[in-house]
RNA sequence: GGAGGGGACCGGGCAGUCGCCGCGCGAGCGGAGGAAAGUCCGGACUCCACUGGGCAGCGCGCCUGCUAACAGCAGGGAGGAGCGAUCCUACGGAAAGUGCAAUAGAGAACAGACCGCCGAAUCCUCUUAACGGAGGAUGGCAAGGGUGAAACGGCGAGGUAAGAGCUCACCGCACUCUCCGGUAACGGAGGUGGCUAGGUAAACCCCGCGCGGAGCAAGACCAAAUAGGAAGGCGCUGUAGGCCGCCCUGCCGAAGCCUUCGGGUAGGUUGCUUGAGACCGCCGGCGACGGCGGUUCCAGAUGAAUGACUGCCGCCCCCGGAUCAUGUCCGGGGGAACAGGAUCCGGCUUACAGGUCCCCUCCAUUU
Numbered sequence: 001g002g003a004g005g006g007g008a009c010c011g012g013g014c015a016g017u018c019g020c021c022g023c024g025c026g027a028g029c030g031g032a033g034g035a036a037a038g039u040c041c042g043g044a045c046u047c048c049a050c051u052g053g054g055c056a057g058c059g060c061g062c063c064u065g066c067u068a069a070c071a072g073c074a075g076g077g078a079g080g081a082g083c084g085a086u087c088c089u090a091c092g093g094a095a096a097g098u099g100c101a102a103u104a105g106a107g108a109a110c111a112g113a114c115c116g117c118c119g120a121a122u123c124c125u126c127u128u129a130a131c132g133g134a135g136g137a138u139g140g141c142a143a144g145g146g147u148g149a150a151a152c153g154g155c156g157a158g159g160u161a162a163g164a165g166c167u168c169a170c171c172g173c174a175c176u177c178u179c180c181g182g183u184a185a186c187g188g189a190g191g192u193g194g195c196u197a198g199g200u201a202a203a204c205c206c207c208g209c210g211c212g213g214a215g216c217a218a219g220a221c222c223a224a225a226u227a228g229g230a231a232g233g234c235g236c237u238g239u240a241g242g243c244c245g246c247c248c249u250g251c252c253g254a255a256g257c258c259u260u261c262g263g264g265u266a267g268g269u270u271g272c273u274u275g276a277g278a279c280c281g282c283c284g285g286c287g288a289c290g291g292c293g294g295u296u297c298c299a300g301a302u303g304a305a306u307g308a309c310u311g312c313c314g315c316c317c318c319c320g321g322a323u324c325a326u327g328u329c330c331g332g333g334g335g336a337a338c339a340g341g342a343u344c345c346g347g348c349u350u351a352c353a354g355g356u357c358c359c360c361u362c363c364a365u366u367u
Base pairs, nucleotide, nucleotide: 001363002362003361004360005359006358007357008356009355010354012313013312014311015310016309017308018307020031021030022029023028033338037349038348040347041346042345043344044343045215046214047213048212057211058210059209060208061207062076063075064074065073066072077091078089079088080087081086092206093205097204098203099200100199114145115144116141117140118139121138122137123136124135125134126133127132153171154170156168157167158166172195173193174192175191177190178189179188180187181186219270220269221268222267229261230260231259232258233257234256241252242251243250277296278295279294280293281292282291283290284289315335316334317333318332319331320330321329322328323327
């Protein structure tokens, strides 16, 4: 210098003017995010249900930890990818059963012979004086070729007619075997077995573990108007009552009227933001995380506030000029993502203009 890998973080700043929401107030203070998002997991909280157990359903699935909990996180194991830093994994069971495998291929599960190899054995034909030789049939074989994602261990030697775990060494595989290391997953060494048991379970299924339901529109409280309901009172005819601010000799005038209680609706209050809180320091732990001490209060809206404008600075792009210069300086113009609380937390996932820092790997070059 080039090509990569991992991690942490920022998400414009300042000032002015005019506004919006909350805290009783024109003062003062506070006022969106790293994802507030998707609503995918897990909890707190609330109401309902609940003796216990099972079926069904859903979820999870290597080990050990962390945590309120988790399908999350940390550390580790195994398998896979990469020269490497490092990354990926839905990672229980296929010797309980069922199913599935297009195309190609002879054959796709307890299989198969297209090309090929053999002609030892039995038989036939020819040949030879004979031993034997040649061709063929019944057949033998699965080493080699070929098909396929996958062909019923690999490779070498022995063996054979040719071959084959048929035999042996090594490798692989299996084992309810032994020892050693590790909390464990697992690893190492040895032994035994000629190999039996191909793949697929985000196919059915089997095994183990977990899960009651609904959600802040939960739930609680206050409570109109109108129309029902209940109880009590007044009233059966120009009376009760209405018309009016009040009164009357005025007008209207029905079988109702008045009061109280209770349920529900509109509306309002609460739940509501002090919490597994945030920040700083120390200690324990590889780490997730935990403990102790100190400081601090940091949105609470509801047809739903958190905005708009102006100026300066910073960043990026374009144009012009100065300059040896792609750099630097000056002037002008333009641009800046994803997105936005709604009960609250812990995660996961997804989106994101532009930028900063740290650690590591490989290659090349120089000293």

The RNA shown here (Bacterial RNase P class A) has 367 nucleotides and comes from an Acidobacteriota bacterium.
The prediction has a mean pLDDT of 77.
RNAcentral holds the sequence, with entries from ENA.
It is recorded under the gene name rnpB.